[in-house]
RNA sequence: AACGGUCUUCAGGGUAGGGUGGAACUCCCAACCGGCGGUAUAGUCCGCGAGCGCGCUUCCAGCGCGUACGAAUCGGUGCGAUUCCGAUACCGACAGUAAGGCGCAGGCGCGAGCUUGCCCCAAGUCUGGAUGAAAGAAGAUGGUU
Numbered sequence: 001a002a003c004g005g006u007c008u009u010c011a012g013g014g015u016a017g018g019g020u021g022g023a024a025c026u027c028c029c030a031a032c033c034g035g036c037g038g039u040a041u042a043g044u045c046c047g048c049g050a051g052c053g054c055g056c057u058u059c060c061a062g063c064g065c066g067u068a069c070g071a072a073u074c075g076g077u078g079c080g081a082u083u084c085c086g087a088u089a090c091c092g093a094c095a096g097u098a099a100g101g102c103g104c105a106g107g108c109g110c111g112a113g114c115u116u117g118c119c120c121c122a123a124g125u126c127u128g129g130a131u132g133a134a135a136g137a138a139g140a141u142g143g144u145u
Base pairs, nucleotide, nucleotide: 001145002144003143005141006140007139008138009137010136017029018028019027031125032124033092034091035048036047037046038045043090044089051067052066053065054064055063056062072088073087074086075085076084094128095127096126100120101119103118104117105116106115107114108113
C1' cells in the first nucleotide's frame, strides 16, 4: 500500500409574512428545503438508498423477484462544467388529516337549500411507520499478500 474479516461511531432539510374562513403550516399569494457515490463543485447528468407486495423460509434474519420512485434550459468563463457564474424554470414515496366532489343513501324544507352517515379525493415542509432502516462516511482491531 492492496485485499478481505470483526467491531464502534456517524449518516435529511424546510411554509417567514399575508388572504379567505368558525376552523387551513392541507386552499390562494408568497416563503423555505435539497440524502449518498461518480464526474470541474450537481435536488433536475450516470448510478445508489429509504416504502409496499410476492417467493424461498415455521418465524426472524438473509437472499431473489416485482412494484412506486420526480424534475433544466439558455447565456458566460474555461483545456475541461446539463455541476461554477448570471438568468429564467421545474420536481418531491407511502399512510393519516377537509373547508374539495353536479358522488351514494337517509332525514328536513313549498323551494333555493340545509343536515346525518358513507364513499372518493387533499401536504416536498404537519402527524405517523421512524429513538427504525439504509446508500455510504470515518475510525478501531487483528489477518493475508
Notes
Predicted 3D model of a 145-nucleotide RNA (FMN riboswitch aptamer (RFN element)). The model forms 100% of the base pairs in the Rfam consensus. Its mean pLDDT, the model's own confidence on a scale to 100, is 78. The sequence was found by an Rfam model in a public genome assembly.